[in-house]
RNA sequence: GCCAGGAUAGCUCAGUGGUAGAGCGGACGUUUCAUAAGCGUCAUGUCGAGAGUCCGAUUCUCUCUCCUGGCA
Numbered sequence: 001g002c003c004a005g006g007a008u009a010g011c012u013c014a015g016u017g018g019u020a021g022a023g024c025g026g027a028c029g030u031u032u033c034a035u036a037a038g039c040g041u042c043a044u045g046u047c048g049a050g051a052g053u054c055c056g057a058u059u060c061u062c063u064c065u066c067c068u069g070g071c072a
Stems, first nucleotide, its partner, number of pairs: 001071007010024004018055001026042005048064005
């Protein structure tokens, strides 16, 4: 330099145009003499940045940034 994949909650990841989710983690409650486990409830997001298409974009298109892999 070229090609491909990726960037979404504190962490690991789903989500192929119509209200952003799960597991783990966190807080509170319940239970226990107490702790852990279990059970219940709750909260957490500029969906990497900018622009375009569309009634509507995390999702489609373009540019840029960063990460991973391959080729040279």

Record summary: This is a predicted structure of a 72-nucleotide RNA (transfer RNA) from a Candidatus Liptonbacteria bacterium. It matches the Rfam family "tRNA". It is annotated as a transfer RNA. It was read from a public genome assembly.